[in-house]
Context: one part of a larger RNA
RNA sequence: GAAUGAACGUUGGCGGCGUGGAUUAGGCAUGCAAGUCGAGCGGUAGGAGUUCACUCACCCCGCUUCAUUUAGCACCCGGUCAGUGACCGGGGGCUAAGUGGGCGAGGUGAGUGGACUCUGAGAGCGGCGAAAGGGAGAGUAACGCGUAGUUACGUGCCCCGAGGACCGGAAUAGCCACGGGAAACUGUGGGUAAUGCCGGAUAAUGUCCCCGGACCAAAGGUGUGAUUCCGCCUUGGGAGCGGACUGCGUUGUACUAGCUUGUUGGUAGGGUAAUGGCCUACCAAGGCAAUGAUGCAUAGCGGGUGUGAGAGCAUGACCCGUCUCACUGGGACUGAGACACUGCCCAGACACCUACGGGUGGCUGCAGUCGAGAAUCUUCGGCAAUGGGCGAAAGCCUGACCGAGCGACGCCGUGUGUGGGAUGAAGGCCUUCGGGUUGUAAACCACUGUCGUAGAGGAGGAAGUUCAUCGGGGUUCUCCCCGGUGAUUGACCUAUUCUAGGAGGAAGGACGGGCUAAGUUCGUGCCAGCAGCCGCGGUAAUACGAACCGUCCAAACGUUAUUC
Numbered sequence: 001g002a003a004u005g006a007a008c009g010u011u012g013g014c015g016g017c018g019u020g021g022a023u024u025a026g027g028c029a030u031g032c033a034a035g036u037c038g039a040g041c042g043g044u045a046g047g048a049g050u051u052c053a054c055u056c057a058c059c060c061c062g063c064u065u066c067a068u069u070u071a072g073c074a075c076c077c078g079g080u081c082a083g084u085g086a087c088c089g090g091g092g093g094c095u096a097a098g099u100g101g102g103c104g105a106g107g108u109g110a111g112u113g114g115a116c117u118c119u120g121a122g123a124g125c126g127g128c129g130a131a132a133g134g135g136a137g138a139g140u141a142a143c144g145c146g147u148a149g150u151u152a153c154g155u156g157c158c159c160c161g162a163g164g165a166c167c168g169g170a171a172u173a174g175c176c177a178c179g180g181g182a183a184a185c186u187g188u189g190g191g192u193a194a195u196g197c198c199g200g201a202u203a204a205u206g207u208c209c210c211c212g213g214a215c216c217a218a219a220g221g222u223g224u225g226a227u228u229c230c231g232c233c234u235u236g237g238g239a240g241c242g243g244a245c246u247g248c249g250u251u252g253u254a255c256u257a258g259c260u261u262g263u264u265g266g267u268a269g270g271g272u273a274a275u276g277g278c279c280u281a282c283c284a285a286g287g288c289a290a291u292g293a294u295g296c297a298u299a300g301c302g303g304g305u306g307u308g309a310g311a312g313c314a315u316g317a318c319c320c321g322u323c324u325c326a327c328u329g330g331g332a333c334u335g336a337g338a339c340a341c342u343g344c345c346c347a348g349a350c351a352c353c354u355a356c357g358g359g360u361g362g363c364u365g366c367a368g369u370c371g372a373g374a375a376u377c378u379u380c381g382g383c384a385a386u387g388g389g390c391g392a393a394a395g396c397c398u399g400a401c402c403g404a405g406c407g408a409c410g411c412c413g414u415g416u417g418u419g420g421g422a423u424g425a426a427g428g429c430c431u432u433c434g435g436g437u438u439g440u441a442a443a444c445c446a447c448u449g450u451c452g453u454a455g456a457g458g459a460g461g462a463a464g465u466u467c468a469u470c471g472g473g474g475u476u477c478u479c480c481c482c483g484g485u486g487a488u489u490g491a492c493c494u495a496u497u498c499u500a501g502g503a504g505g506a507a508g509g510a511c512g513g514g515c516u517a518a519g520u521u522c523g524u525g526c527c528a529g530c531a532g533c534c535g536c537g538g539u540a541a542u543a544c545g546a547a548c549c550g551u552c553c554a555a556a557c558g559u560u561a562u563u564c
Stems, first nucleotide, its partner, number of pairs: 001564004006560005013414006019407002026370003030367003035128003040125002046119014061104004066100008075091007135325003144250008153242003158238007166200004175190006206215003220230002251297003258288003263285008300322004304315004327348005350361004378404001380403003386400001387398004417447004427438004451505001453500005460493002466487009508553005513534003519548005529536002
């Protein structure tokens, strides 16, 4: 001088792009971070509609051989009266009207129940995904990584080709009933579906083979309608990905010199997708090492990064590739793929719940919290874009990601005004007392309007997807492709433009003995102190402290730490 994932001190206007737990791989409250498919299956709560039945309430109509009230008509019996009759009492009958009851039909409203249609959670079976994405660097000195090769191997989804999908069966969850338990959870019985499970058939282009032969599969869905769409089974090839092996390279230490018994090799077998002491039995006695074995210490590795003219030296934060790990240790299951971060089992430590019998948990995901530390951020918004999973699709999920927030942590840009202005004002400092300097600096005059503030407009990040419609094409199709028109998608950011106002809101830090740019006065008196090195300070200190002045850099300036 350059550099940093920096920290500390003083100071601090704005913006863009980056970047931010390096220490305790210490412990974690809370929320979210992996789901999706009803076009695989049985099917439900709920909602809406239609319809039927019953019950109740109200309205209206009809019938009534039922009861009762009133009125009228004629009849019968009895009694009284000077009597063809009148009056009184009783009886049943008919007619009319009213009330009540019963029956039937209709309408309205409410409730209950059933059936059907549409919609539709939650849970369950099943498929795919969950082995990716995201985090960390504890372990590892190793085929771990880098580079150049090798093959004895595997491969879901994807692409290309060939062939196939026939006939049956038994369960089980959900559900119902009855239980156990504080909970977590769990038992028994009944019954049900499938692209779940099983049997038979078919059998080569597959596998095995003693070359005669033997063996191995499948599932449907959508739809009026499937050789045609989405799937299923077998097989060959491809792509991409992965496993394994080899040459070379890959820190320090010899005050670590010997190490090794599955050890080194062979045969046979087992195991694996696959080679191999990978494992087992037997046989042989080998194998490594001063070109550093073994031990110990340290450490993820590379692309890169810093520095340097280069050689080199140091380093491995962010980003990319790869390896390893997921509370600690061990184990397997499922699966194309794991010995699996937010799966399972066992043990341990820790923490939590408990009815004391027993259970639950794993932030080295995103935020956040405690602790330790010199030290490292928001318990934010959105799936709009890119990408991923599932789905035919609409779509759903996505703390990946995209954005915003905080921090001068870094780099870059920009501003804090511009021009004029000498009675060289006042004040400060110095002085040889004449003056000098601060200094065109200020005041004052004339302007400008960047950034910021307030307001108004506004491109782009949006391409698509889906729907509707029109047209064209492909091999018939429910499929695919292309084009036009219309509708639909922005969390967040805002380029840029205009308006308003007014110099208004915006400068500090270190240093001034030499190295090293920049000095005077006062105070102090080997004291207080300074200091990177030389060194300074003991009464005239350009080195301490202060003032004035100056030098350097500037939204920063210094110090400390580390590397070259």
Molecule: small-subunit ribosomal RNA, 5' domain
Organism: Pirellulales bacterium